[in-house]
RNA sequence: GAUUUAUAAAGACGAGGGGAGAGAAUAGGCUCUUUGAACCUCGGGCAACCUGUCAAAACUUUUGUAUAAGGUGCCAAUACCUACCCCCUGUGCCAUAACGGCCUUUGGGACUUAUAAACC
Numbered sequence: 001g002a003u004u005u006a007u008a009a010a011g012a013c014g015a016g017g018g019g020a021g022a023g024a025a026u027a028g029g030c031u032c033u034u035u036g037a038a039c040c041u042c043g044g045g046c047a048a049c050c051u052g053u054c055a056a057a058a059c060u061u062u063u064g065u066a067u068a069a070g071g072u073g074c075c076a077a078u079a080c081c082u083a084c085c086c087c088c089u090g091u092g093c094c095a096u097a098a099c100g101g102c103c104u105u106u107g108g109g110a111c112u113u114a115u116a117a118a119c120c
Base pairs, nucleotide, nucleotide: 001120003118004117005116006115007114008113013043014042015041016040017039021032022031023030026083027082028081029080044075045074046073049071050070051069052067053066054064055063056062057061079112084109085108086107090103092102093101094100
C1' cells in the first nucleotide's frame, strides 16, 4: 500500500514548546482558533477492536453491564452538515397540453474516510 470483515448520533484534557491556521479529499456551508490553530514533548484520561487475565457456558470453542496489564487507537461539534441513488413532507416556487425542474422535510442505501483484526 491492496483486499476482506466489523464499528463510526457514546466517551475522554491539562501544561510546556510552537506561532496561523484547523475541521480526510473536491465543492458549497458552518464551526473552532492570538482568550493561541496545526504540529512536537510530558503528564492525565476515554475506550473492550486484538492479546492476556477473570467469570459463565460449552467441549477447546463461544459469550460478557468483567478487567485498561499489553498492542494499537482516540480525547470540539453525528465522520460538523450537504453533494450520488431511492423513499417521505409541503395551501412552497417555476414551467407544461401532459411529462417535469428547483427548494424544503424524513428515513434508508451507495461512494468515500477513519480505526481495529486477518491476510497478500